[in-house]
The prediction has a mean pLDDT of 81. Small-subunit ribosomal RNA, 5' domain from an uncultured prokaryote, 519 nucleotides, folded computationally. The full RNA is in RNAcentral, with records from ENA.
Context: one part of a larger RNA
RNA sequence: GAACGCUAGCGGCAGGCCUAAUACAUGCAAGUCGAGGGGCAGCAUCAUCGCUUGCGAUGGAUGGCGACCGGCGCACGGGUGCGUAACGCGUAUGCAACCUACCCUUUACUGAGGGAUAGCCCGAAGAAAUUCGGAUUAAUACCCCAUGGGACCAUAAGGCAACCUUGCUAAAAGGUUAAAGAUUUAUUGGUAAGGGAUGGGCAUGCGUCUGAUUAGUUAGUUGGAGAGGUAACGGCUCCCCAAGACGAUGAUCAGUAGGGGUUCUGAGAGGAUGAUCCCCCACACUGGCACUGAGAUACGGACCAGACUCCUACGGGAGGCAGCAGUAGGGAAUAUUGGUCAAUGGGCGAGAGCCUGAACCAGCCAUGCCGCGUGAAGGAAGACAGCCUUCUGGGUUGUAAACUUCUUUUCUCAGGGAACAAAAAGUCCCUGCGGGGAAAAUUGAGUGUACCUGAGGAAUAAGCACCGGCUAACUCCGUGCCAGCAGCCGCGGUAAUACGGAGGGUGCAAGCGUUGUCC
Repeated sequence: GAACGCUAGCGGCAGGCCUAAUACAUGCAAGUCGAGGGGCAGCAUCAUCGCUUGCGAUGGAUGGCGACCGGCGCACGGGUGCGUAACGCGUAUGCAACCUACCCUUUACUGAGGGAUAGCCCGAAGAAAUUCGGAUUAAUACCCCAUGGGACCAUAAGGCAACCUUGCUAAAAGGUUAAAGAUUUAUUGGUAAGGGAUGGGCAUGCGUCUGAUUAGUUAGUUGGAGAGGUAACGGCUCCCCAAGACGAUGAUCAGUAGGGGUUCUGAGAGGAUGAUCCCCCACACUGGCACUGAGAUACGGACCAGACUCCUACGGGAGGCAGCAGUAGGGAAUAUUGGUCAAUGGGCGAGAGCCUGAACCAGCCAUGCCGCGUGAAGGAAGACAGCCUUCUGGGUUGUAAACUUCUUUUCUCAGGGAACAAAAAGUCCCUGCGGGGAAAAUUGAGUGUACCUGAGGAAUAAGCACCGGCUAACUCCGUGCCAGCAGCCGCGGUAAUACGGAGGGUGCAAGCGUUGUCC
């Protein structure tokens, strides 16, 4: 965050599975780069050849590009709140105990070789998923050599700072580790190192629900020296040694619970709350485990075990919506298997661009808040009907209606018609770089939407609850402790303002009432 009953004209802005972290059919939600590479299945073009004259064959030749190697991304974005009473969160500090891809800045370098492997080709096994063997090939993939520093390793006089540890700098001598190219020749990339920025890691003080009908708890437990491990400190792990450590200022145990900014209420102090939005944490069928990587112990990656579902030729395999829609189930209850990348943002790319259920929009729902309308003025024969009555009469409905005049918000039709688009990119010019300038053009899902104008005509638009007191609003009829009402007090047994109906009235109003919950 509501639900239910009756009712319902419109718009703007918001919100929309609180229950089963139940199970999921189907589609989509993470790709991109040919300016890294070998190549070329498919498409288009071109060339050549053949001819049945609009088809076929050949050629990576061109645009491009399936699958493959390689790079970057996939750790963001999106979801959920199971677990967690914890340095998880909040706040304030510290790291002289740490890491940080891409980005910015500074310095230096980018030399010379090698062997493979996927793909392709050949063959084999299998129902399939897929797998195996042989031959061959490339790279910004991998490896070796060279060079090399303020990097790393060990030694370290001296100086400065800090001081519980140590940190910075540093003469002299030693050892170890690097690279990759592409190309339209203007760039861009690669390696090493220093600094910055950003993001993270760790530690600490304080704060952080209930129960004592939970009083004792603890053996890697508490500490020490050493080693291993880590980016890093640390019983983080291990050998040895000591016997400590926590606890009525509530340990341990049990229950409940994601935390905060906030939100509601209240004069405040407080009390309650944690939907939407933002920050942090945790999780991704359940449990475990590592790999890759700057970063994960990884929602749409891997492995193992389990439960469940599906396929099977019974040998064996496949899967994970707590992404967006949607289905079943549960439930009082919660939406479309929609459109677009136009904008904003993200990934890749030199760029064009591609991808993006992030996002922006649209659809459904009175779920909420706000705004507008359902007409306005005049009009007494105080009409008829209705209701009441003390009944030739009077009262009330009620200026209400009829009727006259007016208006057109809304509505219908017709016409016009935005903003969101700044541009970026591309082209040209200037500049040592960063960058700056100029002209012209293209691009809108929403949308022919918002809005404006005109025409028509009061035309298209009122309900719900209540009327004994609390509590604003009263009479008649029916019923007769019956039927029923009710939040509390209480009404009803023959004159019921309390039940049911009617007339009248009161209160709110596209809502009104009831129920639930908090203050």